The RNA shown here (small-subunit ribosomal RNA) has 1455 nucleotides and comes from an uncultured prokaryote.
The prediction has a mean pLDDT of 82.
Rfam family: Bacterial small subunit ribosomal RNA.
[in-house]
């Protein structure tokens, strides 16, 4: 000291979250000593049983024991002194409390110090006796009537004596004691005075609420009484009306306050356990007695409540004391030892009391300290993990083994200290010996990121984890186990709390134009601040100096327990408060002066500045008259409406409301809101200019007042146009809308309200400072001799740009959002909510004020990059238009969906699946079914064993084949050794073992290969530069191009991939070469024919080469790229065509071509066979092909090609057969030969518009072929049939020239063929393109955006399940504090009566009063039929409101 977390990314705002310290702690897992401390935070609820205040016989009298007769002990009672401390606990209280400091009008038992006394007398009483009640126990009573007797004091009473004591009219009144016993001590009384304690008083301080704004009758004083230890409304009588309050009276809610303690840098914020102070309280409530003190924790009375005992009449209690019970609760101990030590109480003392305390015990609750061993020790041991190139890497010097050691815990002897002081140790402590090296002693949490620390299995959005951000949907370092690491360790984690990180409430230290935030505006009262000067005084302020600020804590030093927690002793420190001295700059006070701040008079001048009135054209709509004759009006298009009863157009009259064209602005005026015709009356503010006068008079400004646009609201008038509701028409899937045709509130006036806006410059007001340009309004002045006109300076307003700075950026900048000061308002995540409640205003409608429970992790500014738009601009493309021909209707063919099916295998699904994979399914192909076989296997490698077997061929049993049975048959092969055997290796076989095998799943694990955008003109980088940055510049801009193709400008210079060229193929020539092509001359043959000799001249094959480059011209253009015409040329401006595919997108496709992870299956998901499916047919759809005809169809005749392919092969010539074909076989491994007769096409016939001489399905039938086999399921051929169909609806496809169209050909595959598909080849050969407006794509710039899974996007409201909090309600129940009223215990006090009279008494009654009870409210809560809205929920329901011109621009305010 900082991190995650909004976005694609980016920079800021904001929350959220984590890391660190702490705890009277629970909780889980674990657990060895020890020392110190701590330990009911919940129920101030309840409480068994034990102690927990006694003591004194030296204050007294019975009583009893002992006795050495001196005398000693116990002891109920009287007496004294103590039980008001000491311990506990926070209920209650927000001031009668607590702290600091400072005070007067007080009191004090026992202690200490001084002064004085301390003489006589008297009568009771408990106890005791004896009796009664009450049945016992408990308790209890007897005093004016009790039943009677008796005792004593340091108890009680009276006399004396009195004072420096009280009271006092200052003459004087008045008041006291006790003895005791060990005889020298302790008491007793008065009184002075002290100490320590306690009562009282003042000032400052201390929470949270204004949704609590007024509150008080003893209330504020006075005066007199009473009362108290004492002042005092304490309390009463009277008299007066005062008092407290916005610096928060009064009410509500919390809380014990301090010293401290946690945290933090501090300033703060939280706390207030333990230990000290100090205040309450002691079962609730109330009183009071005794006393020095109390209104008493373990005293008394008296109510209430609850508990016990009862014989029913009556009692009896109070752990918020130490144990301890139960309960509550996430939780907190032994019904321990001891007065040895400190400390208290009584006592002349011994001594006794003491759950104070001093100790033990339980508890990891904290802190601290110790320990579970050290040292060597590599076969790097076993296990277990991981990788796997089968070996090797962690675990790892870790164990094992060898040596040492002995802390603590165990056992055993003993005593220095706790014991200052004769004695005393409850417990503790020390020291010193024995044994034993594993024996008694290691666990927790984490290991996607923040955060240190990773793999492997399991699991498959399950089960799970999560503090935030997030992980799991078949390869999860995020779940769970493992192995292994990281952190800590007798602990370690998680919960829950504070504080800190949070500058996240900013006092130190934030902000408000747009991220939350300037009141919509002035005016002005408290308040805060406030010019220049001189003098005083000392309040602030400095500075000294004095008291105080308890101790403990914290900090510094020094010391004691082995060290350390922890303890002693010393210092500091305590930041504050309170008295004095001394100063006097400042700031405030008091007194004087001054003039710039601010104001006044004079003198001018602008202007839709307010008001009240008067008057004016222009348009409108109305009414009446004239013309006048059919439609008007409205739309995108039309209807509603109007109109022959005469509209609408025209021309003229009346009268009515409303609003003021042009001037008119970027233009004035106002505090805002707002303000426009002219004209008049009233009046407000500004500004400008020189003199002058006042002399700080100023600024802000919480409340307060004021005015405040539109809709609204009341009364009342007005009402032309425009128009909420509303009615019709129209549009639409609907259309309560946008659009038309009508209309009424309103809109105007007048008087009252209302009080709000995106009332914006989203910028509070004032001063003061800090560059300047240029415009525009309103004034003054100077220069030009004077004037216009111009320049130049000044003041005020009002705009634009820009310097510094500023600011997240955009942007703001003398009109500041700068850089200061003053004084107000505001904010504090987002949604709930500007809502509920409450409380004000207000006829209402609303307005102001203004929460909260849930709930999110974000929400948001500014700017980038992209995509996208029903935004713009610019430019391409058979995209559109012009054309040509088609599908879409019909017959069939193929493919697909879908049905079926035992199976109809599987993949391909908008362009970019559907004549696709498949360039050939009858079997085989086959991956599907059915049903039969088979398990080292149809195929591969390797290893052990066998042992010469085996493969092949005949034939044979089962059998649908596969397969199985048995026979025979030949060869017994192959290398090396090596004489012939033979021996051996290795193939092969056969058994086993390893493995093989999968068209079984995941294209969303994957390579590879491919579509597609798109052959579209794109897409990067280096340097450098501007930005905080993300990112931009380069690549924009201007011209040109097919082309980011080239030029020019240019903070960018280059550069890469792509474009284009280099590559094929094609047109044109040259050249080289001439065989199988070719054949001009010569020759030779033939019906004929390059058929032969010959020849290489020409086609023409195929190698090299040459041609084309905007190079000439012209002409435009920037003196440029370029175009544009034009020559020459076979060809002209990339000549046609191909290959060729930038960066990248679509989780495109393809695991069934291949390859490959993981999974899965292994007597099956392999693998082999038969026979079947895939061809299945109600339906849809795509792709062809045939055609519906006369540009044709049929048949005769006859002509002209390229490319290909061929040996299981093409096959001529001949011959059969009408055909398909067949027989047959020359020639060819092909520029020789065959496939080969191209066909449209030309001649010339026939048909004559019809379902035809069109058209060919379809069916039966007779034949060919291939093959093992044509039934499911082939193709041809021939004769027969002869359907549909007469140019095709809505939409739609192709194509720009050797293209289309239209005509046939080869070829792949392949036995054969489903081929009308594919793919390549030539033959025939158009038409049109004005153009780019629009429908599609695309490409650059630029623009908006709430979108980035990127418009197939985001996203809003009802409404429906569900969940959950919350508001309203008839009511229902409860708290709390008070007010009026009845009642009235107990006691104090007053008074009456009685008794007594030494003294206490007895009754009765006034006031005040707990508690109780009545009434009416208040207040803060539960809980409610019903209702309100809100939040939140992977795939509900309507529509489509917003983000792009979001489709009718959006949004404020209102109704």
């Nucleotide at each position: 000291a900082g991190a995650g977390u909004u976005u694609g990314a980016u920079c800021c705002u904001g929350g959220c979250u984590c890391a660190g310290a702490u705890u009277g702690a629970a909780c889980g897992c674990u657990g060895g000593c020890g020392g110190c401390a701590u330990g009911g935070c919940u129920a101030a609820a309840a409480c068994a049983u034990g102690c927990a205040a006694g003591u004194c016989g030296a204050a007294c009298g019975a009583u009893c024991c002992c006795u050495u007769c001196g005398g000693g002990g116990a002891g109920a009672g009287u007496g004294g002194c103590g039980a008001a401390a000491g311990g506990g606990c926070g209920a209650g209280g927000a001031a009668u409390c607590c702290g600091a400091u400072c005070g007067a009008a007080u009191g004090u038992a026992c202690c200490c110090c001084g002064a004085g006394g301390u003489g006589g007398g008297g009568g009771a009483u408990a106890g005791c006796c004896u009796g009664g009640a009450g049945a016992a126990a408990u308790u209890c009573a007897g005093g004016u009537u009790c039943a009677g007797g008796g005792u004593a004091a340091u108890a009680c009473c009276c006399c004396a004596u009195a004072a420096u004591c009280u009271c006092u009219a200052c003459g004087g009144a008045g008041c006291a004691a006790a003895g005791g016993c060990u005889u020298g001590c302790c008491g007793c009384c008065u009184u002075g005075g002290g100490a320590g304690c306690a009562g009282c008083g003042a000032u400052c301080g201390a929470c949270c609420u204004a949704u609590c704004a007024g509150g008080u009758a003893g209330u504020u004083g006075g005066u007199g009484a009473g009362g108290u230890a004492a002042c005092g409304g304490c309390u009463c009588a009277c008299c007066a009306a005062g008092c407290c309050g916005a610096a928060g009276a009064c009410g509500g809610g919390u809380a014990g306050c301090g010293g401290g303690u946690g945290u933090g840098a501090g300033a703060g914020c939280a706390u207030g356990a333990c230990c000290c102070g100090c205040c309450g309280c002691a079962u609730c409530g109330g009183g009071a007695c005794u006393g020095a003190g109390a209104c008493a924790c373990u005293g008394c009375c008296c109510g209430g409540a609850c508990u016990c005992c009862u014989a029913c009449g009556g009692g009896a209690g109070g752990c918020u004391g130490c144990a301890g019970u139960a309960a509550c609760g996430a939780a907190u101990c032994u019904u321990c030892c001891g007065c040895a030590a400190u400390g208290g109480g009584c006592g002349a003392a011994a001594g006794c009391c003491u759950g104070a305390c001093g100790g033990a015990g339980c508890a990891a609750u904290g802190c601290c300290g110790c320990g579970u061993g050290u040292a060597g020790g590599a076969u790097g041991a076993a296990g277990c993990a991981u990788c796997u190139u089968c070996g090797a890497u962690g675990u790892g010097u870790a164990a094992a083994c060898c040596a040492c050691u002995g802390u603590c815990a165990g056992g055993g002897u003993c005593u220095a200290g706790c014991a200052a002081c004769c004695a005393u140790g409850a417990g503790c402590a020390g020291a010193c010996c024995c044994a034993a090296a594993g024996g008694g002693a290691a666990g927790g949490a984490c290991c996607g990121g923040c955060u240190a620390a990773c793999u492997c299995c399991g699991u498959g959005c399950c089960a799970g984890c999560a503090g935030c951000c997030g992980c799991g949907g078949a390869a999860a370092u995020a779940c769970g186990g493992a192995g292994g690491g990281u952190c800590c360790g007798a602990g370690c984690g998680u919960u829950a709390a504070u504080c800190g990180g949070a500058a996240u409430u900013a006092c130190u230290g934030g902000g408000c134009g747009g991220a939350a935030a300037g009141c919509g505006u002035g005016c002005g009262u408290a308040g805060g601040c406030g010019g220049a000067u001189c003098g005083g005084a000392a309040a602030g302020c400095g500075u000294c100096u004095u008291g105080u600020g308890a101790a403990a804590u914290c900090c510094c030093c020094c010391g004691g327990c082995u060290c350390a927690a922890c303890c002693g002793g010393g210092g500091a420190a305590c930041a504050g408060c309170a008295g004095g001295g001394c100063g006097a700059a400042c700031u405030a006070c008091c007194g004087g002066u001054c003039u710039u701040g601010a104001g006044g008079a004079a003198g001018g001048u602008a202007g839709a500045g307010g008001c009240c009135g008067g008057c004016g054209g222009a348009a409108c709509g109305a009414u009446c008259g004239g013309u006048g004759g059919a439609g008007c009006g409205g739309u995108g298009a039309a209807a509603u409406g109007c109109g022959u009863a005469g509209a609408g157009a025209u021309c003229g009259a009346u009268g009515g409301g409303a609003a003021c064209g042009c001037c008119a602005a970027u233009g004035g005026c106002g505090a805002a809101g707002g303000c426009a015709g002219c004209u008049g009356a009233c009046u407000g503010g500004g500004c400008c200019u020189g003199u002058u006068c006042u002399g700080a008079c100023g600024c802000u400004g919480a409340g307060g007042c004021a005015g405040g646009a539109a809709a609204g609201c009341g009364u009342g008038g007005g009402g032309a146009g425009c128009a909420a509701a509303c009615a019709g028409g129209a549009u639409u899937a609907g259309a309560u809308a946008c659009c038309c045709u009508g209309g009424u509130a309103g809109u105007c006036c007048a008087c009252g309200c209302c009080c709000u806006a995106a009332a914006c410059g989203a910028u509070g007001c004032g001063c003061a400072c800090u560059a300047g340009a240029c415009c525009g309004g309103g004034g003054a002045g100077g220069c030009u001799u004077u004037c216009a006109c111009g320049c130049c300076c000044u003041c005020c307003c009002g705009g634009u740009c820009g310097a510094a700075g500023g600011a997240a950026a955009a942007c703001c900048g003398u009109u500041a959002a700068g850089u200061g000061c003053a004084c107000c308002g505001c904010c504090u995540g987002g949604g709930g909510a500007g809502u509920a409640c409450g409380g004000u205003c207000g006829c209402a409608a609303g307005g102001c004020u203004a929460a909260a429970a849930c709930u999110c992790a974000a929400a948001g500014g500014a700017a980038u990059u992209g995509a996208c738009g029903g935004g713009g601009g610019c430019u391409c493309a058979c995209a559109c238009a012009a054309g040509c021909g088609g599908u879409g209707g019909a017959g069939c063919a193929u493919g697909u969906u879908g049905c079926u099916u035992a199976a109809u295998u599987c993949g391909a699904g908008g362009c970019a699946a559907c004549g696709c994979g498949a360039a050939g399914a009858a079997c085989c192909u086959u991956a599907c079914c059915a049903g039969g076989g088979u398990u080292u296997g149809a195929c591969a490698u390797g290893u052990a064993u066998g042992g010469a077997u085996u493969a092949g061929c005949u034939c044979u049993u089962g059998g649908a084949a596969a397969c199985u049975u048995g026979a025979g048959u030949a060869a017994g092969a192959c290398g090396c050794c090596c004489u012939u055997g033979g021996g051996u290796g290795g193939a092969a076989c056969a058994u086993g073992c390893a493995c093989a095998g999968g068209u079984g799943c995941u294209g969303c694990a994957u390579g590879g290969c491919u579509g597609u955008c798109g052959u579209c003109a794109g897409c990067u980088c280096g340097u450098g530069c501007u930005g905080u940055g993300a990112a931009g510049u380069g690549u924009c801009g201007g011209g040109g191009u097919a082309a980011g193709u080239c030029c020019c400008u240019u903070a960018a210079c280059g550069a890469g991939c792509g474009c284009a060229a280099c590559c094929c193929c094609u047109a044109u020539c040259g050249u080289u070469a001439g065989u199988u092509g070719c054949u001009a001359a010569c020759a030779g043959g033939u019906u004929a024919u390059g058929c032969u000799g010959a020849g290489u001249a020409c086609u023409c094959u195929a190698g090299c080469g040459a041609g084309a480059c905007u190079g000439c011209c012209g002409g435009u253009g920037u003196c440029a790229a370029a175009c544009c015409g034009g020559a020459g040329g076979a060809a002209g401006g990339u000549g046609g065509g191909g290959a060729u595919g930038a960066c990248g997108u679509c989780a495109a496709g393809u695991c069934c071509u291949c390859a490959u992870g993981g999974c899965c299956c292994u007597u099956a998901u392999g693998u082999c066979c038969u026979g079947g499916g895939a061809u299945g047919c109600a339906a849809a759809c795509g792709u062809g092909c045939u055609a519906c005809a006369a540009u044709g169809g049929c048949g005769u005749g006859u002509a002209c090609a390229g490319a290909g392919c061929g040996a299981u092969g093409c096959a001529a010539u001949a011959c059969c057969g009408c055909g398909a074909g067949g027989u047959g076989g020359a020639g060819c491994a092909a520029a020789u030969c065959g496939c080969u007769u191209a066909a449209a096409g030309c001649c010339g016939g026939c048909c004559c518009c019809a379902g035809u001489u069109c058209g060919g399905a379809u069916u039966g039938c007779a034949g060919g072929c291939u093959g093992c086999a044509a039934c499911u399921c082939g193709c041809c051929u021939g004769a027969a049939u002869g359907a549909a169909g007469u140019u095709g609806g809505a939409a739609u496809c192709g194509c720009u020239a050797g293209u289309a169209a239209u005509c046939g050909g080869c070829g792949a595959u392949c036995a054969g063929c489903u081929a009308c598909g594919c793919u390549c080849c030539g033959g025939u050969g158009a038409a049109u393109a004005c153009g780019u407006u629009c429908a599609u794509g695309a490409g650059c710039c630029u623009u908006g955006u709430a979108c980035a899974c990127a418009c197939c996007g985001c996203c809003c409201g009802u409404c429906a399940c569900g969940u959950c909090a919350u508001g309203g309600a008839a009511g229902c129940u409860g708290u709390u504090a008070g007010u009026g009223c009845c009642c009235g215990a107990a006691g104090u006090c007053g008074c009456c009566a009685c008794g007594a009279u030494a003294c206490u008494g007895u009754g009765g009654u006034g006031c005040c009063u707990a508690c109780g009870g009545c009434a009416a409210g208040a207040u803060c809560g539960g809980u409610g039929a019903c209702u309100g809205g809100g939040a939140c929920u992977a795939a509900g329901u309507c529509g489509u409101a917003a983000c792009a011109a979001g489709g009718u621009a959006a949004c404020c305010g209102u109704a």